[in-house]
RNA sequence: AGAGCAAGCUGGAUGAUCGCCCUACGGGGAGGAAAGUCCGGACUUCAAGGGCAAGGAUGCCUCCUAACGGGAGGUCAGGGAAACCUGAAGGAAAGUGCCACAGAAAAUAUACAGCCUAAGCAGUCCCUAAAGGACUGACGGCGAAGGUGAAAACGGGAGGUAAGAGCUCCCGACGGUCUGACCGGCAACGGUCGCGUGGUAAACCCCAUCCGAAGCAAGGUCAAAUAGAGCGAGUACUGCCCGUACGUUAUGAGCUCGAGUAGACCGCAAAGAACUUUGCAGCGAUGCAGGGUCAAGAUAGAUGAUCAUCUCCUGAGCGAAAGCGAAGGAACAGGAUCCGGCUUAUAGGCUUGCUCUCUUA
Numbered sequence: 001a002g003a004g005c006a007a008g009c010u011g012g013a014u015g016a017u018c019g020c021c022c023u024a025c026g027g028g029g030a031g032g033a034a035a036g037u038c039c040g041g042a043c044u045u046c047a048a049g050g051g052c053a054a055g056g057a058u059g060c061c062u063c064c065u066a067a068c069g070g071g072a073g074g075u076c077a078g079g080g081a082a083a084c085c086u087g088a089a090g091g092a093a094a095g096u097g098c099c100a101c102a103g104a105a106a107a108u109a110u111a112c113a114g115c116c117u118a119a120g121c122a123g124u125c126c127c128u129a130a131a132g133g134a135c136u137g138a139c140g141g142c143g144a145a146g147g148u149g150a151a152a153a154c155g156g157g158a159g160g161u162a163a164g165a166g167c168u169c170c171c172g173a174c175g176g177u178c179u180g181a182c183c184g185g186c187a188a189c190g191g192u193c194g195c196g197u198g199g200u201a202a203a204c205c206c207c208a209u210c211c212g213a214a215g216c217a218a219g220g221u222c223a224a225a226u227a228g229a230g231c232g233a234g235u236a237c238u239g240c241c242c243g244u245a246c247g248u249u250a251u252g253a254g255c256u257c258g259a260g261u262a263g264a265c266c267g268c269a270a271a272g273a274a275c276u277u278u279g280c281a282g283c284g285a286u287g288c289a290g291g292g293u294c295a296a297g298a299u300a301g302a303u304g305a306u307c308a309u310c311u312c313c314u315g316a317g318c319g320a321a322a323g324c325g326a327a328g329g330a331a332c333a334g335g336a337u338c339c340g341g342c343u344u345a346u347a348g349g350c351u352u353g354c355u356c357u358c359u360u361a
Stems, first nucleotide, its partner, number of pairs: 001357010012310007020029003031332001035343002038341005043215004055211005060074005075089001076087004090206002095204002097200003112146001114142003121137006154172006173197003178194001180193005219266004228257004234246004272294001274293008311330004317324002
């Protein structure tokens, strides 16, 4: 210098004018994703003796965490020359199913071409007959070799046999919920030996672990008006007396229901799984201790508009070039009970670490 890998930061700035929401009247007022509402929790109400079943989710191991389907560190497998990246990564040795096309056959091999005729069987012959013998054969035995296929009954050799075959032995490959054995590791896993031999669980299923339901329109407090209905002889003016007003069988004063509705307030505005910083422990996620801070709260939903200067991007045109530069643009988006994650969107700019190649010293 080039090509790449990984992690992170930023998310236009300042001022003026006019507006908007909240307010203790001092002031405060969107984000890295406020988004999707996909997971997990806090909180609330209801439910709830325990167990099993059903249904759902997760699925290598060990940790972290309030919890998780999240994260960290590892193991294994795959990709890359490397940095590094990717992985729904338990079980096919419980059972059931499926395996296109081709092929004989896709799993209890109904043998296409093929090998064999030992036993048994069938037919023919020898034989007086029986017994026995010879020949032929498949409706018998055989999965060795062929071709097909993504995959063909684990591969090679030897034994064995009528011919053959993990049928047996030796060597090798592969496999794992074999309650296998031993060694190393906390474990996943690795090694040796025994044991076994199609694939498929992102097919049913089995195994292990977890899950009560609904959600802030949760839930709580205060609480009308009108129509209409019921009670009704007293009611109101603070308890009593007096007095006044309205009413006294109704054209009826007053009370109750109507309704715990409309509406208002709380929940709900950060005092917390909070943010930030330092130290310690840890490879790390994270934890512990000390210091500092107290931050939008609307309800059809505030946080905007215009102008000026600057910054960045594109750039007509001018110029030999350096450069000048009209004009245009400034991503994605935007709270609604709160928090931890994941995922998705995101213009332009910036930083750090690492890998490989080339060049120079």
The prediction has a mean pLDDT of 75. A computed fold for a 361-nucleotide RNA from a Candidatus Margulisiibacteriota bacterium, annotated as Bacterial RNase P class A. Its Rfam family is "Bacterial RNase P class A". Rfam classes the family as a ribozyme. A source record names the gene rnpB. The RNAcentral record of the sequence draws on ENA. Taxonomically the source falls in Candidatus Margulisiibacteriota (Bacteria, Bacillati).